Notes:
This is a predicted structure of a 350-nucleotide part of an RNA (small-subunit ribosomal RNA, central domain) from an uncultured Clostridia bacterium.

[in-house]
Context: one part of a larger RNA
């Protein structure tokens, strides 16, 4: 570099838009760049290689061919690719319908619960544990009844159930808004896949500016526990968890599986739609799309497993690995307030 490979042995980019660049649907015409074929010209001599020949052979020489897979020009051919013109409806997009949905943004609103605060009954315990004590309570706690504060999350519906590109989304109600699947097939007509750089989103923690803090609780303080306990159990607690707006940009960001498209046995379970059947309706049952999940046929696998959501068969692009340790570390760029990301090595060792 080749060649092999990327669910668990090294290797999928966290996820999507999306440039350039690679690929690319049926069909006729025209062109002839890429393909083809034939000619001429060159492609130095020497070597290498086949033949013959010349020194007594061999080295070694000599003389003919071959071979130079290449370039360049002419003339053809036109199946495929490309370029051009021009058709097409399956790709792919609009467009109408009627439905599903914790997708999302922004306001508003409801109830249980815990905590504080005020009265009220009421007396000595209350909490905590394996057992205890730190700790609250006669300045009246815990119990308990009413009032009233404020902050957070939203039992029950809840489901290997939906929604979303991924992170992720769960009380209710409205207002704004993204997408997706189905059914007509009415429209455009190749508009398509992928995507180096870029660009946007990106859990939780943490960082910056104000707010907010009910409960949790890093850190710390105490009490225990033990040899020792800088812990694991208790009591207390502040950062932070929330709420703007702005950074960070990482995670076992996992399905440890990039993404599209075609193809290849079945069977059961669910969510959405659409027909049909049957019926007074509802259900049910078939049939078909699109999800989602669980067995398994072939293949496929080093097994384990995957098996129409592929880990099968094949094509297109992307991104990635190449023996452990040094390392995802140094220095150097590039972000960033920082904290650190993010690119990414060597000597050395085994």
């Nucleotide at each position: 570099c080749u060649g092999g490979g990327c669910g668990u042995a090294a290797a999928g980019g966290g996820a999507g838009c999306g440039u350039a660049g690679g690929c690319g649907g049926u069909u006729u015409g025209g062109u002839a760049a890429g393909u083809c074929a034939a000619a001429u010209g060159u492609g130095a001599a020497a070597g290498c290689c086949u033949g013959u020949g010349g020194c007594u052979u061999a080295a070694c020489c000599a003389c003919a061919g071959a071979a130079u897979u290449g370039c360049a020009u002419u003339u053809g051919a036109u199946a495929c690719u490309g370029c051009u013109a021009g058709a097409c409806u399956u790709g792919a997009g609009u467009u109408c319908g009627g439905g599903a949905g914790a997708g999302g943004u922004a306001a508003g609103u409801a109830g249980a619960a815990u905590u504080c605060c005020u009265a009220g009954u009421g007396u000595a315990g209350c909490g905590g544990u394996g057992g205890a004590a730190u700790g609250c309570g006669u300045a009246g706690a815990u119990a308990u009844u009413a009032g009233g504060a404020g902050g957070a999350a939203u039992a029950c519906c809840a489901g290997u159930g939906g929604c979303g590109a991924a992170g992720g989304c769960g009380g209710c109600u409205u207002a704004c808004u993204g997408g997706a699947a189905c059914g007509a097939c009415a429209c455009u007509g190749a508009c398509g896949c992928u995507g180096a750089g870029g660009c946007u989103c990106g859990a939780a923690a943490g960082c910056g500016u104000g707010g907010g803090g009910a409960g949790c609780a890093a850190a710390c303080a105490g009490g225990a526990u033990u040899a020792g306990a800088u812990a694991c159990c208790c009591u207390g607690g502040u950062a932070g968890u929330c709420c703007a707006c702005g950074c960070c940009g990482u995670a076992a960001a996992c399905g440890a599986u990039g993404g599209a498209u075609a193809c290849u046995a079945a069977a059961u379970g669910u969510g959405g739609g659409a027909g049909g059947u049957a019926u007074c309706g509802a259900c049910u049952c078939c049939u078909u799309c699109c999800g989602u999940a669980u067995u398994g046929u072939a293949g496929u696998a080093a097994a384990c497993a995957c098996g129409a959501u592929a880990a099968g068969u094949a094509u297109c692009c992307c991104g990635c690995c190449u023996g452990g340790g040094g390392a995802g570390u140094a220095c150097g760029g590039u972000c960033g307030c920082a904290a650190g990301a993010u690119u990414a090595a060597a000597a050395c060792u085994c």

The sequence was found in a public genome assembly.